About this RNA
Glycine riboswitch aptamer from a Chloroflexota bacterium, 103 nucleotides, folded computationally. NCBI's taxonomy places the organism under Bacteria, Bacillati, Chloroflexota. Of the family's consensus pairs, 89% are formed in the model. Its mean pLDDT, the model's own confidence on a scale to 100, is 79.

RNA sequence: ACGGAACGCAGGGAAGAGACUCAAUUCAACGAGCGCCGAAGGUGCAAAUCUGGAACAGGCGAAACCAGAUGAAACUCUCAGGCAAAAGGACCCUGCGACCGCA
Repeated sequence: ACGGAACGCAGGGAAGAGACUCAAUUCAACGAGCGCCGAAGGUGCAAAUCUGGAACAGGCGAAACCAGAUGAAACUCUCAGGCAAAAGGACCCUGCGACCGCA
């Protein structure tokens, strides 16, 4: 110098859904009520894999069967969070750093 999935930092982009009602208050937040959103985080699981069971006239026993474990997401739930702006924001792009590979 080149290449590499994930990681850290910086910059840019980035959706959805009540500036709802009541009380209080300068407003917001907090409290109560109703409605809603999914893209911080978190919950759940499909294939598949593994383990065990069972099979049978008798022995062994694959697949299928039964039970358990592991098991992804932008799917699911809405616990958390959110529903003007700001902030936050999965994810994407760029740069730098660190790491690895190669010479």